[in-house]
Context: one part of a larger RNA
Parts: sequence; structure tokens; C1' cells
RNA sequence: CUGGGCGUAAAGAGCGUGUAGGCGGAUUAAUAAGUCAGAAGUGAAAUCCAAUAGCUUAACUAUUGAACUGCUUUUGAAACUGUUGAUCUAGAGUGUGGGAGAGGUAGAUGGAAUUUCUGGUGUAGGGGUAAAAUCCGUAGAUAUCAGAAGGAAUACCGAUUGCGAAGGCGAUCUACUGGAACUAACUGACGCUGAGACGCGAAAGCGUGGGGAGCAAACAGGAUUAGAUACCCUGGUAGUCCACGCCCUAAACGAUGUACACUAGUUGUUGCCUUGCUAGACAAGGCAGUAAUGCACCUAACGGAUUAAGUGUACCGCCUGGGGAGUACGGUCGCAAGAUUAAAACUC
Repeated sequence: CUGGGCGUAAAGAGCGUGUAGGCGGAUUAAUAAGUCAGAAGUGAAAUCCAAUAGCUUAACUAUUGAACUGCUUUUGAAACUGUUGAUCUAGAGUGUGGGAGAGGUAGAUGGAAUUUCUGGUGUAGGGGUAAAAUCCGUAGAUAUCAGAAGGAAUACCGAUUGCGAAGGCGAUCUACUGGAACUAACUGACGCUGAGACGCGAAAGCGUGGGGAGCAAACAGGAUUAGAUACCCUGGUAGUCCACGCCCUAAACGAUGUACACUAGUUGUUGCCUUGCUAGACAAGGCAGUAAUGCACCUAACGGAUUAAGUGUACCGCCUGGGGAGUACGGUCGCAAGAUUAAAACUC
């Protein structure tokens, strides 16, 4: 190794592109490297194993046999794997056509609201809370009307809806641009996975320069309380926003790796296509997605169940009692914060 697992018990990398490697559709012919069979040579002795024999027995020793599962040479077999040639279309890709979409980047524009400022009306309160106070206001607030400025977010539509590899993406218009589905003309296995590698990667954080309405870590004050470094209130700076460059982590979750095949149904919904007629806001069917319910089967149970956690195949990642510890040391990366890789003593 044979022979365990990874939804929730330890365990699926945050996600993709892809190198090496591993694995790889159908038909046919050849070959004989793997494979299988036969033969020959070799595989020292001792050891091991079996049967006998010798020391009173045993250990021990001796004899004979078997074995030494291997290697080399040679003769054959041709199903499978490999290799080579030819062919195919079910995988994969290219194309045609009309559609769907908050997919991405950039630019332009709009309305509602908050805030501030200016002016008018107007007068004594406003605000806030469980109750208050700090706070704002007769230097005219709150309220209300008109105007101006500026930043951020885009009500309704909006939904088990849609798109994206994931993170994520919601006002409108324009430009550029990626992907997927349907349709079935073409190429003809061009494929799957993927150690390293490379790219993307919420929020917070960092650097430089802008911007700053609202909100708001820190901070200040008022309350509460035994205390209150909190919860509540009044303020308020980083930050939140933009450009460029870093950081690279999340309950980055479906806590479920990717790809393929097969295995009952029923119902809703999104996109495309086909067919039918009574020509519709229609019906039936097909493909692709997204949900609900539910067999077989699986599961410790919960539950999963054609979008599998069922039955199989290929490849990768990961787990091996709790704590120490995702820590120390070392390495790599980073401006830093830190990230990543990753123990042991000891202890239960």
C1' cells in the first nucleotide's frame, strides 16, 4: 500500500487563467514498450520453511528438498494501455441570426433629501430622552417662503428576479468592452484537472495629492450607575468619497473543490427556440438557469436528494485528540500594520 475521511464532528485553497505532471471519446490497421504465457541461463554459502538424522531432550548441528516472489536472453499471444497510420462526430472549439442582463471601464446629465450660506415673514422657545441635562436661541433660533453652494447616495420599479470566476454589481443617457444561453453550418479529440507561477480579490488600514454634505472609531461634555474608560444624549477628528500606488485578509458561506456520466416525479419562475391553433397576457414541447416539494439511495442525526451530501470516473487541495498555537524561531512578502509558511517543550 491493500483499507479512512473533509455541509454542521479535524479537514475544500477567497476566486480564476494556466506550466510541468496525472488522466483522456468512437471505428479500423500495424507495432510489441507495458501486459500475459512457454523455454533456457542465473539467482554463492549461510539464514527462513518442510521432512528426516545426531548430541539423554531442547537450544544447537547435519543431510535432503522446497524456496530465493528477482534479473538476463529467447519463442509466442495481441484483448487492454502505449506508439504510428487512416477515418468519424456524441466531447471541445469556430461561425450565422435575433434576443436577455444592477457584467466591466470612462464620460455626461437629472430629481428627492440632509447640511451650510443669503434674503423675506415671524416670536420665544427649540432640541433631546424612560426622565433629564450638556447643546442651539432675543446678537432673533425652531417653523415657513425664495435663492445660492457643495458632497454623498440613487426612493418607487425591486421579486426565492437578473448578471459576474469569486469579491461583488441597482437613477438616466452615451461611447468602448468581457462573458453566458438559444439556434446547428463548419473544424475534427483540438479535451479534463492542475504542484509551482501569474492575475483578480469586501471592509478596515497605509502612502501622495484632492474633496468633505451626512454619518462617524478616537476624543470632549451631559446623563445612568456602587463604579460606567459602556449601552442613551449633545458635539466631534481620522475615516467614509475621488485619482494613483500598496495591503491580501473575512462566518471571502451553499461553512459543500473542478470536470464528466448515470439514477422517479410534481410545481413556480427567468432567458432563448420549435410546433399548434381559437393568433393570445395562449397552449404543448426542447435547451439553459434559478427555486419549492418529494422517491430510490445516502447520512450519526439534522438533513441532502438530476443545481446530490445518491452511484461511479479523473485530477488537485486539505485533516489525523484538546490546550500550548495558527503561536515561537527561521525564510519569503510588506512603507508599516501585519500577511504567509510553520514547530517543540510542557500539560490534560